[in-house]
Background: The RNA shown here (Fluoride riboswitch aptamer (crcB RNA motif)) has 64 nucleotides and comes from a Pseudomonadota bacterium. The prediction has a mean pLDDT of 78.

RNA sequence: CAUCGGUGCGGUGAUGGAGUCCACCUAAACUGCUCUAAAAAGGGCUAAUGACUCCUACCAAAGU
Numbered sequence: 001c002a003u004c005g006g007u008g009c010g011g012u013g014a015u016g017g018a019g020u021c022c023a024c025c026u027a028a029a030c031u032g033c034u035c036u037a038a039a040a041a042g043g044g045c046u047a048a049u050g051a052c053u054c055c056u057a058c059c060a061a062a063g064u
Base pairs, nucleotide, nucleotide: 010025011024012023013022016055017054018053019052020051021050032045033044034043035042036041
């Protein structure tokens, strides 16, 4: 310096925060879908969750 394994802390799960649960990672985990397109590039669409609940922001409709 490189590789492999274990443990602990920690980190991550397409836009914010919190709780619970689940999964993943050890420098990786993670970084949405779709159309044109060899790729690149360009265009369009959904969503504040990994899942559940709540809050905040945003969008649509209705009522006061």